[in-house]
RNA sequence: GCCGACUUAGCUCAGCGGCAGAGCAACUGUUUUGUAAACAGUAGGUCCUCGGUUCGAAUCCGAGAGUCGGCU
Numbered sequence: 001g002c003c004g005a006c007u008u009a010g011c012u013c014a015g016c017g018g019c020a021g022a023g024c025a026a027c028u029g030u031u032u033u034g035u036a037a038a039c040a041g042u043a044g045g046u047c048c049u050c051g052g053u054u055c056g057a058a059u060c061c062g063a064g065a066g067u068c069g070g071c072u
Stems, first nucleotide, its partner, number of pairs: 001071007010024004018055001026042005048064005
């Protein structure tokens, strides 16, 4: 230099055009002499950035940034 994959909650990841979700973690409650476990609930997001397409974009298109891998 060229090519590809990925970027979504604190962490690991779903979601492939119409309300942003799960597990774990956190917090509160129940239970317990107490802790843990279990059960019930709560909170937590500029969906990497900018622009475009569309009635409508996390999702499609373009540019950029970052991480990883391959080729030379």